[in-house]
RNA sequence: CUUCUGCAAGGGCAACAUCAGGGUAACUUGAUGACGCAAAGCCACGGGUCUAUAGAUGGAUGGCCGGGUUACCAGG
Repeated sequence: CUUCUGCAAGGGCAACAUCAGGGUAACUUGAUGACGCAAAGCCACGGGUCUAUAGAUGGAUGGCCGGGUUACCAGG
C1' cells in the first nucleotide's frame, strides 16, 4: 500500500417519542432520551416504496435493496 475479517480499545451515528421550526405533502432541521448500526459516512446511478399532479413530470426516502465512493482501530 492492497484485500479480507470484526473478539477488543478509543470513540461515532441516532430508530422512535416529545418540544420548537421548514414544507401543499411525502418528509426534513435543531434539542433531549436511546431502538439499533462495522460504514446507520457521503452519492438519487438502477430498482422498490411514499408524496404532489388528470397526465406528463417533479419531490422524498442512503436506517428498503443494489451499486459507486471515502474512512478509525485491531487481527489474518
The prediction has a mean pLDDT of 90. Predicted 3D model of a 76-nucleotide RNA (c-di-GMP-I riboswitch aptamer) from a Deltaproteobacteria bacterium. Taxonomically the source falls in Myxococcia (Bacteria, Pseudomonadati, Myxococcota). It was read from a public genome assembly, where an Rfam model found it.